[in-house]
Molecule: transfer RNA
Organism: Cryptomonas curvata
Parts: sequence; structure tokens; C1' cells
RNA sequence: GUCUAGAUAGCUCAGAGGUUAGAGCGAAGGACUGAAAAUCCUUAGGUCAAUGGUUCAAAUCCAUUUCUGGACA
Repeated sequence: GUCUAGAUAGCUCAGAGGUUAGAGCGAAGGACUGAAAAUCCUUAGGUCAAUGGUUCAAAUCCAUUUCUGGACA
């Protein structure tokens, strides 16, 4: 340099055009206990990498840019 995969919660990931963006782990509060651990309940936490476009409607489709992994040279 060319091609390719990816970027979503603190971490690991799901979500394949529509109704409130979710799960597990983690965090906070509570229940339980003599006190812990475990278990159970509740809550918070997201400008969906950025910009522009298509569409009535975009995390999702398209273009460009940035970053990360892989292949080739």
C1' cells in the first nucleotide's frame, strides 16, 4: 500500500430498518445472618467511534474519516 473483520454500559457480548437499546459479570442499596459468604429483590450506568447521506423512520443500509485485529505484498 491492497483486501478483510470489527468499534454498543466499567468488562465480555447480543441486537440483521419500527414500538422503552438488552443479557451475563461487575457497582450501589435492601432482604437474609450473631457477623460474613452464598442466595434473592431493587436501582444506577449508553451522545450505539465520528461526520454526512438514503428513508416516514437508522445502532442496523450507503459513503468518507479515525482506531483495533487478520491476510497478502